Notes: Predicted 3D model of a 72-nucleotide RNA (transfer RNA) from Parcubacteria group bacterium CG2_30_36_38. RNAcentral records the identical sequence in 2 taxa. Its Rfam family is "tRNA". It is annotated as a transfer RNA.
RNA sequence: GCCGGGGUAGCUCAGUGGUAGAGCAGGGCUUUCGUAAAGCCAAGGUCGGAGGUUCAAAUCCUCUCCCCGGCU
Numbered sequence: 001g002c003c004g005g006g007g008u009a010g011c012u013c014a015g016u017g018g019u020a021g022a023g024c025a026g027g028g029c030u031u032u033c034g035u036a037a038a039g040c041c042a043a044g045g046u047c048g049g050a051g052g053u054u055c056a057a058a059u060c061c062u063c064u065c066c067c068c069g070g071c072u
Base pairs, nucleotide, nucleotide: 001071002070003069004068005067006066007065010024011023012022013021018055027041028040029039030038048064049063050062051061052060
C1' cells in the first nucleotide's frame, strides 16, 4: 500500500430502513435470624467522528479515526 472483519449501556454482545435491546455488573425492594442464592422493580446510550440519500438511518452511500486478521 491492497483486501476482509469489527467499533452499540461499566463489560460481553444482539439489533441489516419505521420509538435502541438482552445477559452480567452497579442501585432499590421481597424472601432469610443473618449472608449467599432466587424473584421483582427502576436506572444506565451524542450507536467511533463528519457529510450525503430518504418522509424516516445504528442499519444504505462517501470520507475519516481506531482495533483485529490476511496479502504484498